[in-house]
RNA sequence: GGCACCAUAGCUUAGCUGGCUAAAGCACCAGUGUAGUAAACAGGAGAUCAUGGGUUCAACUCCCACUGGUGCCU
Numbered sequence: 001g002g003c004a005c006c007a008u009a010g011c012u013u014a015g016c017u018g019g020c021u022a023a024a025g026c027a028c029c030a031g032u033g034u035a036g037u038a039a040a041c042a043g044g045a046g047a048u049c050a051u052g053g054g055u056u057c058a059a060c061u062c063c064c065a066c067u068g069g070u071g072c073c074u
Base pairs, nucleotide, nucleotide: 001073002072003071004070005069006068007067010026011025012024013023019057028044029043031041032040051065052064053063054062
């Protein structure tokens, strides 16, 4: 330098066949519980999807550019 893949909550991931501006586990917060803590149970907050543009009535999803990461080739 070329090619491919990846980027969604603090962490790990789902959603990628465009259609309710988004799901789960762990972690966090408070409650029940216990003499107290933990486990367990039942709740809550937290991401407008790396960034910028385009297509569309509508974009996490399709297209382009860019940033970062991983792998392969030279």

This is a predicted structure of a 74-nucleotide RNA (transfer RNA) from Chrysemys picta bellii. The gene name in the source record is tRNA-Thr-AGT-11-1. It matches the Rfam family "tRNA". About the family: Transfer RNA (tRNA) molecules are approximately 80 nucleotides in length. Model confidence (mean pLDDT): 81 of 100. The source organism's lineage runs through Eukaryota, Eumetazoa, Vertebrata, Amniota and Chrysemys picta.